[in-house]
Context: one part of a larger RNA
RNA sequence: CUGGGCGUAAAGGGCGGGUAGGCGGCUCAUCAAGUUGGUUGUGAAAUCUCCCGGCUAAACUGGGAGGGUGCAAUCGAAACUGAUGGGCUAGAGGACAGCAGAGGGCCGUGGAAUUCCGGGUGGAGUGGUGAAAUGCGUAGAGAUCCGGAGGAACACCAGAGGCGAAAGCGGCGGCCUGGGCUGUGACUGACGCUGAACCGCGAAAGCCAGGGGAGCGAACGGGAUUAGAAACCCCGGUAGUCCUGGCCGUAAACGAUGCCAACUGGGCGUUGGUGGUGAAAGCCAUCAGCGUCGGAGCUAACGCGGUAAGUUGGCCGCCUGGGGAGUACGACCGCAAGGUUAAAACUC
Numbered sequence: 001c002u003g004g005g006c007g008u009a010a011a012g013g014g015c016g017g018g019u020a021g022g023c024g025g026c027u028c029a030u031c032a033a034g035u036u037g038g039u040u041g042u043g044a045a046a047u048c049u050c051c052c053g054g055c056u057a058a059a060c061u062g063g064g065a066g067g068g069u070g071c072a073a074u075c076g077a078a079a080c081u082g083a084u085g086g087g088c089u090a091g092a093g094g095a096c097a098g099c100a101g102a103g104g105g106c107c108g109u110g111g112a113a114u115u116c117c118g119g120g121u122g123g124a125g126u127g128g129u130g131a132a133a134u135g136c137g138u139a140g141a142g143a144u145c146c147g148g149a150g151g152a153a154c155a156c157c158a159g160a161g162g163c164g165a166a167a168g169c170g171g172c173g174g175c176c177u178g179g180g181c182u183g184u185g186a187c188u189g190a191c192g193c194u195g196a197a198c199c200g201c202g203a204a205a206g207c208c209a210g211g212g213g214a215g216c217g218a219a220c221g222g223g224a225u226u227a228g229a230a231a232c233c234c235c236g237g238u239a240g241u242c243c244u245g246g247c248c249g250u251a252a253a254c255g256a257u258g259c260c261a262a263c264u265g266g267g268c269g270u271u272g273g274u275g276g277u278g279a280a281a282g283c284c285a286u287c288a289g290c291g292u293c294g295g296a297g298c299u300a301a302c303g304c305g306g307u308a309a310g311u312u313g314g315c316c317g318c319c320u321g322g323g324g325a326g327u328a329c330g331a332c333c334g335c336a337a338g339g340u341u342a343a344a345a346c347u348c
Stems, first nucleotide, its partner, number of pairs: 003320004007302002012316001014201004021194003025088007033081002035077008048066007091191001092188002095184005103177007110154001115149007125136002162169002206247006215241002220236004258315006266293012297304002321348003330341004
């Protein structure tokens, strides 16, 4: 070294694009690098195996023979891998015709509600809680009606529903724009899969600059509770939450399940297509998705079970006892906060 693993025990990279590399459909021909056979050379001695011998024996040792992973040269083979050339269409892509969608960006716009402001009515409470109090209110609150301002979020529809690579996306309209699915089979002809590095995207919080600020609300102040109350409850309330530009790059970024392909019984529900049938309701078939229950099989069990954790192949990432520690040091990144990479002593 030949290993075993990664849903929950340690272990799938947060997600995508993609370089090198690894891997690669059907078929014909050629080559002969891998592969394979023969021959020759080499593979020092010692060592190893066998035979014979020397020390009284053995260890040890002398002689002979054999073996020897492999390497090189040369002559062959051509199934497989590879290389080159030709062909193909089942992979992949494209074309055309349709379809659904909170996919993304920008601009505009609507109503409800909260708050605030102005005015009318009105006159003592209101608010809040387990109960209260702080708070607000005769300088007229709360309630109610009218008007206005402003910000944020979009009730119902709404669904086990849809879309997106993930993060995530929900009023309505317009513009720009990405992807997907179905049908046809007239196009290209393996153009593919994965992907170290690299590049991009990336919730919330946080940071920088400028705006904005209704509600909510870390911090903070006050009232309660309590033995205390640095909390839970209540009254306030700054940052923040929102917008523009720029950073940060993390998460229980979860399906705690990498991506791609093939194969392997069923039932039920649902979303979007297509075809057939039917007067219709519907039924049948088929493709793509989202769920659920379960068979074989798998699994330590729980459970998974055509959306696999089943059976296989390709490629990447990762794990290797607990603590020390996702820390120190170094390096890189960042304005900072910090992030990424990542030990050891020691200890059980």
Molecule: small-subunit ribosomal RNA, central domain
Organism: metagenome